[in-house]
RNA sequence: GGCGCUAUAGCUCAGUUGGUUAGAGCGGUAGAUUCAUAUCCUACAGGUCGGUGGUUCAAAUCCACCUAGCACCA
Numbered sequence: 001g002g003c004g005c006u007a008u009a010g011c012u013c014a015g016u017u018g019g020u021u022a023g024a025g026c027g028g029u030a031g032a033u034u035c036a037u038a039u040c041c042u043a044c045a046g047g048u049c050g051g052u053g054g055u056u057c058a059a060a061u062c063c064a065c066c067u068a069g070c071a072c073c074a
Stems, first nucleotide, its partner, number of pairs: 001073002004070004010026004019057001028044004050066005
C1' cells in the first nucleotide's frame, strides 16, 4: 500500500428480507424470602446501535467516507 471481518447497556452477545415499544444472559439498585447471608423469585435503572453524510415515507439494518481493533496478501 491492497483486501476482508468486527464496532449494539458496565461485561459477553442476539437482532432474519429496512417497518409496531432496541432485546437476552451476567453485573447494578430496590423489594420479597431468611434469625442472618447465599441461592431462587419480582420489579426498576442503564443505549446519541463507533462517527459524518447519503438513499428512503421509514435505517442498528442499505450505500459512501472516516476512526479503532483483528486477520490475510504484498

This is a predicted structure of a 74-nucleotide RNA (transfer RNA) from a Campylobacterota bacterium. Rfam family: tRNA. Rfam links the family to the GO term triplet codon-amino acid adaptor activity. From the family's description: Transfer RNA (tRNA) molecules are approximately 80 nucleotides in length. Their secondary structure includes four short double-helical elements and three loops (D, anti-codon, and T loops). NCBI's taxonomy places the organism under Bacteria, Pseudomonadati, Campylobacterota.